The part of an RNA shown here (large-subunit ribosomal RNA, domain I) has 592 nucleotides and comes from uncultured bacterium HF0500_06B09. Its mean pLDDT, the model's own confidence on a scale to 100, is 81.
Context: one part of a larger RNA
RNA sequence: GGUCUACGGUGGAUGCCUUGGAGCUGCUUGGUGAGGAAGGCCGUGGCAAGCUGCGAUAAGCCACGAGUAGGAGCAAACAUCCUGAGAUCCGUGGAUGGCCGAAUGGGGUAACCCGUAGAGCUGUUAAAGGCUCUACAUCGCGGCCCGUAUGGGGUCGCGAAGCGAAACCAGGGGAACUGAACCAUCUAAGUACCCUGAGGAAAAGACAUCAACCGAGAUUCCCUGAGUAGCGGCGAGCGAAAGGGGAACAGCCCAAACCGUGGCGACGUGAUAGGCUUACACCGUUGUCGUCGCGGGGUUGUAGGACCACAGUGAGGGAGGUUGUAAGACCACCCUGUGGUGUAUCGUCGGAUAGUGGAACGUUUCUGGGAAGGACGGCCAGAGCGGGUGAAAGCCCCGUACACGAAAUCCGAUCGACCAUCACUGCUGGGGCACCUGAGUACGGCGGGACACGAGAAACCCUGCCGGAACCUGGGAGGACCACCUUCCAAGGCUAAAUACAAAGCAGCUACCGAUAGUGAACAAGUACCGUGAGGGAAAGGUGAAAAGAACCCCGAGAGGGGAGUGAAAUAGAACCUGAAACCGUAGACUU
Numbered sequence: 001g002g003u004c005u006a007c008g009g010u011g012g013a014u015g016c017c018u019u020g021g022a023g024c025u026g027c028u029u030g031g032u033g034a035g036g037a038a039g040g041c042c043g044u045g046g047c048a049a050g051c052u053g054c055g056a057u058a059a060g061c062c063a064c065g066a067g068u069a070g071g072a073g074c075a076a077a078c079a080u081c082c083u084g085a086g087a088u089c090c091g092u093g094g095a096u097g098g099c100c101g102a103a104u105g106g107g108g109u110a111a112c113c114c115g116u117a118g119a120g121c122u123g124u125u126a127a128a129g130g131c132u133c134u135a136c137a138u139c140g141c142g143g144c145c146c147g148u149a150u151g152g153g154g155u156c157g158c159g160a161a162g163c164g165a166a167a168c169c170a171g172g173g174g175a176a177c178u179g180a181a182c183c184a185u186c187u188a189a190g191u192a193c194c195c196u197g198a199g200g201a202a203a204a205g206a207c208a209u210c211a212a213c214c215g216a217g218a219u220u221c222c223c224u225g226a227g228u229a230g231c232g233g234c235g236a237g238c239g240a241a242a243g244g245g246g247a248a249c250a251g252c253c254c255a256a257a258c259c260g261u262g263g264c265g266a267c268g269u270g271a272u273a274g275g276c277u278u279a280c281a282c283c284g285u286u287g288u289c290g291u292c293g294c295g296g297g298g299u300u301g302u303a304g305g306a307c308c309a310c311a312g313u314g315a316g317g318g319a320g321g322u323u324g325u326a327a328g329a330c331c332a333c334c335c336u337g338u339g340g341u342g343u344a345u346c347g348u349c350g351g352a353u354a355g356u357g358g359a360a361c362g363u364u365u366c367u368g369g370g371a372a373g374g375a376c377g378g379c380c381a382g383a384g385c386g387g388g389u390g391a392a393a394g395c396c397c398c399g400u401a402c403a404c405g406a407a408a409u410c411c412g413a414u415c416g417a418c419c420a421u422c423a424c425u426g427c428u429g430g431g432g433c434a435c436c437u438g439a440g441u442a443c444g445g446c447g448g449g450a451c452a453c454g455a456g457a458a459a460c461c462c463u464g465c466c467g468g469a470a471c472c473u474g475g476g477a478g479g480a481c482c483a484c485c486u487u488c489c490a491a492g493g494c495u496a497a498a499u500a501c502a503a504a505g506c507a508g509c510u511a512c513c514g515a516u517a518g519u520g521a522a523c524a525a526g527u528a529c530c531g532u533g534a535g536g537g538a539a540a541g542g543u544g545a546a547a548a549g550a551a552c553c554c555c556g557a558g559a560g561g562g563g564a565g566u567g568a569a570a571u572a573g574a575a576c577c578u579g580a581a582a583c584c585g586u587a588g589a590c591u592u
Stems, first nucleotide, its partner, number of pairs: 001591009015577001016542002020513002022510007029502002031163002039100003042055003046078001050074002061094005070082003105114003115136008138160009168199001169197005179186001183233001209216002220247005230238002251494003254438001258296010274283002276328006301472001303437003307432002310429004315336004320331003337424006345417003348413006355404003361377002364375003378395002380384001386398003443467007453479001474489005529536002549576001552563004
């Protein structure tokens, strides 16, 4: 020096554990903000560094409710307090809520600086000064006012802004890698990504749709049709629709004709053309046309509507208008009633946000530190899901099944009340008339896009440029185009449900992880730390059943250790469960 044995040190693997994560299912819910958000900065405790809470009323204030013996957060100590006059804790509502931040009086290097006006308080002989409150950004829309040749300004009211769920939705833009075994059309893909906007869903939606000579009847979603028909350097690839079966179901309103009314403009006779009809009187720039606004009317394709008459049918009452009177007709209004629709409020019902009740074993015995384990004898069960308790508990504790509960706030439903609105005030029928039925539109050409469809025989849809209809005896579509036939009515708008998503809340589950795993984060974690910054980003869990956390003595400056004591255990002693290996020792054996 090596090997082996024994015993240690170091180290923190392994086993066991779980406060934390991952995923899924179901339900709820789906916004917030100038009444100042989200997020921060700074404060706030008797002592207070961090986290949490809170805001100069600062780990809190008030009210209502629930609940019961302790309580003053994590956090164990000391001090001082609160509490059956019901605290703490829990729920609902409210008050306060510094400064920054959309940040909004002006500025600014966020959490700071500087104002103006008014009111009040204070102060002073009077001032100055100080304090408190309020208002003062920008933009949009609407009302009113002032003003200009045009431009403009003031004031009041309402609203907007910013944040988020890295999701879902719609719109505006829009790649490349890749695949084609290269690559250019093509693909990837209208994907990723950027921007805008909105909602709890969004979008779509009430046929100018399909179909096929039969018919269907808004939209959306699922299954199928079908990897079919097709498209395609006919390569790679892309890829329908009708129809069928389901989910869910809901239909409506304008524009126009015409009538009435108001504003503006034009024309206008003096023989006043008008004023519902008839008769008589009377009034009169009353009239006509155009345009704009308002009210009525009206909304479709077997065409519908307006207007003109006709026929049938239809609650009641009132006051009124169409110059006056009489009759008739018409118009709009109000009340009652009936019916429909709607939602705000109230009631009712259900749910959420605290909670309440909730069965049944033993001091019989064994082992043990400890019984829930073994033995013995019982009991409950609409409860033998689960967790805890000194080990393994249906009956010890929390719970579980089941049953019950809200002063306050919120969500939903249905009925009733109330309110609003609509209809009855019209509806139906056939007839006449030919007034209306969405125009720079449809459509065509050129260039693009989008349709499963790459210009193709390429319809249908969208439109940048150029052209440019018809008007119901009209127009579109049925995959070039034409005829016939069928079908529908564009150029205005609204519309629940079935569908998508999951930040948040609740409940549950897992051939998910178990501390190098699982979130980056089980711990003061987006912390420490790094970076000018955008950004990057850790490590770190376990004494014991209970601190019973080792009084006292000894060595030592201390650290540390030896006794004593606690404990079942101290080689469980806080550098604390187990405690592998590398590595380092002590003792012995063998060997060089």